[in-house]
RNA sequence: GCUUCUGUAGUUUAGCGGUAUGAUAUCAGGUAUUAACACCUGAAGGCAUGGGUUCAAAUCCCAUUAGAAGCU
Numbered sequence: 001g002c003u004u005c006u007g008u009a010g011u012u013u014a015g016c017g018g019u020a021u022g023a024u025a026u027c028a029g030g031u032a033u034u035a036a037c038a039c040c041u042g043a044a045g046g047c048a049u050g051g052g053u054u055c056a057a058a059u060c061c062c063a064u065u066a067g068a069a070g071c072u
Stems, first nucleotide, its partner, number of pairs: 001071007010024003018055001026043006048064005
């Protein structure tokens, strides 16, 4: 230098162009307990960045950026 793959809450993970999913952690309430652990309910928190296509983009296209693998 070239090619391919990956980037989604604090962490991890799913996602056919049409309300972004689950787990874990955090916070609040409840059950139970001497207390803690545990269990139940709820809340907050996210699509690497910039542009384009579209009524509508995490998803399609282009560029950039970070990481991984391969080739020279």